This is a predicted structure of a 105-nucleotide RNA (SAM riboswitch aptamer (S box leader)) from Priestia taiwanensis. Its mean pLDDT, the model's own confidence on a scale to 100, is 80. The organism belongs to Priestia, within Bacteria.
């Protein structure tokens, strides 16, 4: 780094400390940033996808906890890129890109 599934309009501090100028994945924007970016540690938090409990109709489903293993903690994955549609607009559907769990070589 390619492959399979399932999710992606909810929620949670732009918290502290060290750092010093980039960052939001790409591309076009439009933002965020010296009132302090990344990157690292550090305590909180949110979610429940894995593993745990309990039930049933047992290769699956329903509910439940938050001790374990991730994962998140500005904007819709911030729009958008590619097809199609009318109601023409942050418009709708639907893909492809990315991202996170499991999982398979």
């Nucleotide at each position: 780094g390619a492959c399979u599934u399932a999710u992606c309009a909810a929620g949670a501090a732009a918290a502290g400390g060290u750092g010093g100028a980039g960052g939001g994945a790409c591309u076009g924007g439009c933002c965020c940033g010296a009132u302090g970016a990344a990157a690292c540690c550090u305590u909180g938090g949110c979610a429940a996808c894995a593993g745990c409990c309990g039930g049933u109709a047992u290769a699956a489903c329903c509910g439940g906890a938050a001790u374990u293993g991730u994962g998140c903690u500005a904007a819709a994955u911030c729009c958008u890129g590619c097809a199609g549609g009318c109601u023409u607009g942050a418009c709708c559907u639907g893909a492809a890109a990315g991202a996170u769990a499991a999982g398979a070589g």